[in-house]
């Protein structure tokens, strides 16, 4: 490649990575935060839990 046969999925969860749980969609889907008439503003790197990475803020060395 091409035949036969048998198993196994894959994606989402407001800004990144790992690994655990959990929940939710089957490509037409799950998903794309909040307040405010507009201006403008606010909370969080997690759907939870943890560690690691960037970013702020305080304190010691």
């Nucleotide at each position: 490649a091409u035949u036969c046969a048998a198993a196994a999925a894959g994606g989402g969860a407001a800004u990144g990575g790992g690994a655990c749980u959990u929940c939710c969609c089957u490509a037409a889907a799950a998903c794309c935060g909040c307040u405010u008439a507009a201006a403008a503003g606010c909370u969080g790197a997690u759907a939870g839990u943890u560690c690691c990475u960037a970013c702020u803020g305080a304190a010691a060395c």